Bacterial RNase P class A from a Pseudomonadota bacterium, 410 nucleotides, folded computationally. Rfam family: Bacterial RNase P class A. Rfam links the family to the GO terms tRNA processing, dimeric ribonuclease P complex and ribonuclease P activity. Its mean pLDDT, the model's own confidence on a scale to 100, is 76.
RNA sequence: CGAGUCGGCCGGGCAGUCGCUGCCCCGUCACUAACUCUGGCGUUCAGACCGCCGCGAUCCGGUCUGGCGCCCAGAGUUAGUGGCGGGGGAGAGGAAAGUCCGGGCUCCAUAGGGCAGAGCGCCAGGUAACCCCUGGGGGGCGUGAGCCCACGGAAAGUGCAACAGAAAGGACACCGCCUAAGCACCUCCUUCGGGAGGGGCCGGUAAGGGUGAAAAGGUGCGGUAAGAGCGCACCGCGCGGCUGGUAACAGUCCGUGGCGAUGGUAAACCCCGCUCGGAGCAAGACCAAAUAGGAAUCCGUUGCCGCGGCCCGCGGUGGAUUCGGGUAGGUCGCUCGAGGCCUGUGGUGACGCAGGCCCUAGAUGAAUGACUGUCCACGACAGAACCCGGCUUACAGGCCGACUCACCUC
Numbered sequence: 001c002g003a004g005u006c007g008g009c010c011g012g013g014c015a016g017u018c019g020c021u022g023c024c025c026c027g028u029c030a031c032u033a034a035c036u037c038u039g040g041c042g043u044u045c046a047g048a049c050c051g052c053c054g055c056g057a058u059c060c061g062g063u064c065u066g067g068c069g070c071c072c073a074g075a076g077u078u079a080g081u082g083g084c085g086g087g088g089g090a091g092a093g094g095a096a097a098g099u100c101c102g103g104g105c106u107c108c109a110u111a112g113g114g115c116a117g118a119g120c121g122c123c124a125g126g127u128a129a130c131c132c133c134u135g136g137g138g139g140g141c142g143u144g145a146g147c148c149c150a151c152g153g154a155a156a157g158u159g160c161a162a163c164a165g166a167a168a169g170g171a172c173a174c175c176g177c178c179u180a181a182g183c184a185c186c187u188c189c190u191u192c193g194g195g196a197g198g199g200g201c202c203g204g205u206a207a208g209g210g211u212g213a214a215a216a217g218g219u220g221c222g223g224u225a226a227g228a229g230c231g232c233a234c235c236g237c238g239c240g241g242c243u244g245g246u247a248a249c250a251g252u253c254c255g256u257g258g259c260g261a262u263g264g265u266a267a268a269c270c271c272c273g274c275u276c277g278g279a280g281c282a283a284g285a286c287c288a289a290a291u292a293g294g295a296a297u298c299c300g301u302u303g304c305c306g307c308g309g310c311c312c313g314c315g316g317u318g319g320a321u322u323c324g325g326g327u328a329g330g331u332c333g334c335u336c337g338a339g340g341c342c343u344g345u346g347g348u349g350a351c352g353c354a355g356g357c358c359c360u361a362g363a364u365g366a367a368u369g370a371c372u373g374u375c376c377a378c379g380a381c382a383g384a385a386c387c388c389g390g391c392u393u394a395c396a397g398g399c400c401g402a403c404u405c406a407c408c409u410c
Stems, first nucleotide, its partner, number of pairs: 002405009012375007020091002023088018041069003045066007093381001097392002100390005105280004117276005122136005137151001138149004152271002157269002159265002174209002176205003182201002185198005217235006236259001237257005242251003284332004294323006303317005339358008376379001
């Protein structure tokens, strides 16, 4: 310098004006509650005085002072709620998305066990939990940094394998190879016992060609009529052991088996193991009108209706009060939480522990915006709705760190 791999971060900046949704403070007005003060009113309260009376006492009436009051009015203080005005401060994301997993929270259900159904599936660890993450093992890809894997069982059973191909599973003979054994036939030779050659039938053969994603371990030597694990050597594979490793698993180790035992496919049915109750903040809790309906008590017993006509009586119809359920509406749930940042520390790591600091939307027809100026690299995907941990998907452009490969220079 070029090409690439992995990880982390940002997601237009600044200024001004006007708005929107919560929160805090101040002023003002209204209402409610409590307390204090003043006045009024009341008082079978206390005292003094006056009237009534021949005098005195009780009673009675009145005045004043004080006390008292489930009474009334006004003023003040405090608290709360609401209206208006002013000021301050905050206000979408890395994915808020898809709603695919896991949990918190709430209500319902639930003795225990099983069936059905769904999900998951190498090993160890992390975590509140996970189908997540980390580390490791195995397999595949890449020169490499690295990346990808749904990675239990095909030695129970059932099924499937398009096209091509002869044959797709205890398979098969299209081309090819062979004619040893069996059956007849032809030609030649013959010492007449037979021998040699040829094509044919019946056969043998999985070495070679060809088809396919896949054709029944590979290479070599021997062997054979030709072949074949038929035999052997090496490689591979299975089984048992030993060693290492917590384990998955590994080994240039030891023994053993010719290996058609045991082909492939289980995000095909299935088998094995593990996990799983349901619904979701429109969950759920509280306060609570008007109207209608319900229950209880009381009033009225007058009218009307029913108990075949009459009287009594009973029931219904009416009114008032109270209660309970529910609706509209309101409040809570609601955002301080498995929370964020920094430092130290244990760990390879996910993560844990300790200390310090910080508070960062909470709406409910649902706010988080609009305009102007200016700068640049000219701005992508996209909008919270109970909360949190993940995964997946979308994304203009930019920044930082670690590493790999190739070339060049010193």